Source information
Model confidence (mean pLDDT): 81 of 100. Predicted 3D model of a 78-nucleotide RNA (transfer RNA) from a Methanobacteriota archaeon.

[in-house]
RNA sequence: GGUCGCGUAGCCUAGCAUGGAUAGGGCACCGGCCUUCUAAGCCGGGAGUCGCGGGUUCGAAUCCCGUCGCGACCGCCA
Numbered sequence: 001g002g003u004c005g006c007g008u009a010g011c012c013u014a015g016c017a018u019g020g021a022u023a024g025g026g027c028a029c030c031g032g033c034c035u036u037c038u039a040a041g042c043c044g045g046g047a048g049u050c051g052c053g054g055g056u057u058c059g060a061a062u063c064c065c066g067u068c069g070c071g072a073c074c075g076c077c078a
Stems, first nucleotide, its partner, number of pairs: 001074007010027004020058001029045005051067005
C1' cells in the first nucleotide's frame, strides 16, 4: 500500500440481507421490598451523537460515498 471483517449504554451483545415511527437484552450501577445481617431472589429506575462526516429517501443502526480506530490475510522496501 491492497483486500476483507468489526465498531450500538461502564462491559458483552441482538437488530443490518428485505429501511418504518418510542433502538431491545444480559452483566454492572442506583433506589426499594424481603432477610437479624450479607448473598440470592423480587420490583422499579438512570445510562445510547448506533465510531465520525456527508449523501439517497417521506423515513437510515440498516442502503451509498468518504474518513478514523482495531483485527486478519496479501504485497512492497530493508
It was read from a public genome assembly. Its Rfam family is "tRNA". From the family's description: Transfer RNA (tRNA) molecules are approximately 80 nucleotides in length.